């Protein structure tokens, strides 16, 4: 230099045009003489950044940034 994959909650990941979700972690409550395990609930996100297409984009297109891999 070229090619590809990925970027979504504190962490690991789903979702793929019309409402953003799960597990773990955090917090509150229940339960226990107490702790752990267990049960119920709450909070936490402008979906990497900017632009385009669209009635409407986390999702499609372009550029850029970052991480990883491959080729030279």
């Nucleotide at each position: 230099g070229c090619c590809g994959a990925c970027g979504u909650a504190g962490c690991u990941c789903a979702g793929u045009g019309g409402c953003a979700g799960a597990g773990c972690a955090a917090c509150u409550c229940c339960a226990u003489g107490g702790u752990a395990a267990g049960g119920a609930g709450u909070a936490g996100g402008c979906c990497g950044u900017g632009g385009g297409c669209u009635c409407g984009u986390u999702u499609c297109c372009c550029a850029c940034c970052g991480u990883c891999g491959g080729c030279u």
Model confidence (mean pLDDT): 82 of 100. Transfer RNA from Candidatus Daviesbacteria bacterium RIFCSPHIGHO2_02_FULL_36_13, 72 nucleotides, folded computationally. The source organism's lineage runs through Bacteria, Bacteria candidate phyla and Candidatus Daviesiibacteriota. It matches the Rfam family "tRNA".